RNA sequence: CCCCUCAUAGCUCAAUUGGUAGAGCUGCUCCCUCUUAAGGAGAAGGUUUCAGGUUCGAGUCCUGAUGGGGGGA
Numbered sequence: 001c002c003c004c005u006c007a008u009a010g011c012u013c014a015a016u017u018g019g020u021a022g023a024g025c026u027g028c029u030c031c032c033u034c035u036u037a038a039g040g041a042g043a044a045g046g047u048u049u050c051a052g053g054u055u056c057g058a059g060u061c062c063u064g065a066u067g068g069g070g071g072g073a
Stems, first nucleotide, its partner, number of pairs: 001072007010025004019056001028042004049065005
C1' cells in the first nucleotide's frame, strides 16, 4: 500500500428478503427469609462507532472515515 471481516444496552450476543431495536447476565425496586445466600416478580437501561447518500421507510443497501481482527505484497 491492497483485500476480507467485525463495531447494536454496563457485559455477552440476537434482529428473517429493508417494515415498531430484543434476549441473557450485571445493576436497581419489590416479594420470600430472623439476616444473608439461593429462589420468585417487576421496571428501567439504546444518537445501532462516526459523516454523508439511496428509499415512503435503513441496525440491514451504497460511499468515505475511525478502531479491532485476519490475509497478501
Notes: The RNA shown here (transfer RNA) has 73 nucleotides and comes from Candidatus Jorgensenbacteria bacterium CG03_land_8_20_14_0_80_38_39. The prediction has a mean pLDDT of 80.